Model confidence (mean pLDDT): 79 of 100. c-di-GMP-I riboswitch aptamer from a Pseudomonadota bacterium, 75 nucleotides, folded computationally. Rfam family: c-di-GMP-I riboswitch aptamer. Rfam describes the family as follows. GEMM was predicted in a large-scale screen for bacterial structured RNA regulatory elements.
[in-house]
RNA sequence: GCUUGGAAAAGCCAAACCUGUUGUAAGGCAGGGACGGAAAGCCACGGGUCUUUCGUAGAUAGCCGGGUUGUCAGC
Numbered sequence: 001g002c003u004u005g006g007a008a009a010a011g012c013c014a015a016a017c018c019u020g021u022u023g024u025a026a027g028g029c030a031g032g033g034a035c036g037g038a039a040a041g042c043c044a045c046g047g048g049u050c051u052u053u054c055g056u057a058g059a060u061a062g063c064c065g066g067g068u069u070g071u072c073a074g075c
Base pairs, nucleotide, nucleotide: 003074004073005072012037013036017032018031019030020029021028022027035062041068042067043066045065046064047063048060049059050058051057
C1' cells in the first nucleotide's frame, strides 16, 4: 500500500431500565447499568421514522444508503 474479516487478542462505544438536569415534545447531556456494536467515530446529503408552537421548525448517525477519518486481525 491492497484486500478480506469480526474467530482470537488489545483497547473502545454503550440499548433497555434507574437517578439528576434540559426541552412543548420527539429527544439531548451527566452518573449508574450492559442488550448489543467492526465504525454503535464524525457529517442530516438522499430515503425512512418520530416530534411540533405546523414554520424558511426540530429529533433520530444504535433505521438504511452516501461522504469522511480510523482500531485490531489475516494475506